Molecule: transfer RNA
Organism: Polyangiaceae bacterium
RNA sequence: CUGGAUGUAGCUCAACCUGGUAGAGCUACCGGCUUGGGUCCGGUAGAUCCGAGUUCGAAUCUCGGCAUUCAGA
Numbered sequence: 001c002u003g004g005a006u007g008u009a010g011c012u013c014a015a016c017c018u019g020g021u022a023g024a025g026c027u028a029c030c031g032g033c034u035u036g037g038g039u040c041c042g043g044u045a046g047a048u049c050c051g052a053g054u055u056c057g058a059a060u061c062u063c064g065g066c067a068u069u070c071a072g073a
Base pairs, nucleotide, nucleotide: 001072002071003070004069005068006067007066010026011025012024013023020056028044029043030042031041032040049065050064051063052062053061
């Protein structure tokens, strides 16, 4: 320099292809249980990398950036 992939909660990942209420597990916090802790049960909080466009509606489609990564030269 060229091409590909990935970016979503504190962490690991779904949802994307086929646009329509953003979810799961772990963690954190609160409550129940317990003499206490742990286990278990219930609940709460927490996110779409950035900008623009298309659309009634964008995590999803298009374009441009940024970061990480793979391959080639």